The RNA shown here (c-di-GMP-I riboswitch aptamer) has 92 nucleotides and comes from a Bacillota bacterium. It was read from a public genome assembly, where an Rfam model found it. Its mean pLDDT, the model's own confidence on a scale to 100, is 85.
RNA sequence: CAACGAUAAAGGCAAACCCAACGAAAGUUGGGGACGCAAAACCAAGGGUCUAAAACAGUAUUAUUAUACUGCCACGACAGCCGGUUGCCGAA
Numbered sequence: 001c002a003a004c005g006a007u008a009a010a011g012g013c014a015a016a017c018c019c020a021a022c023g024a025a026a027g028u029u030g031g032g033g034a035c036g037c038a039a040a041a042c043c044a045a046g047g048g049u050c051u052a053a054a055a056c057a058g059u060a061u062u063a064u065u066a067u068a069c070u071g072c073c074a075c076g077a078c079a080g081c082c083g084g085u086u087g088c089c090g091a092a
Base pairs, nucleotide, nucleotide: 004090005089012037013036017032018031019030020029021028022027035080041085042084043083046082047081048078049077050076056071057070058069059068060067061066
């Protein structure tokens, strides 16, 4: 330096669930809480997944409009799915 990852050292993060706030939802933030994690740090310009507000189309009631339902759709999300970038420590 490149790989690799321990019943090492020093530290770190925090799933489910509960409470509060925000959001149409997915989800996010804060507090509690620990299933786990050597990248569970950062990136949503690659793949994938979730949601479907608005728009558009259809149907019904109505009548030049409004409401409800259905379909479609990301400009909304997820990095603790894959991927990319950076990075602490050092037994075998």

Its Rfam family is "c-di-GMP-I riboswitch aptamer". Its family is annotated with cyclic-di-GMP binding in the Gene Ontology.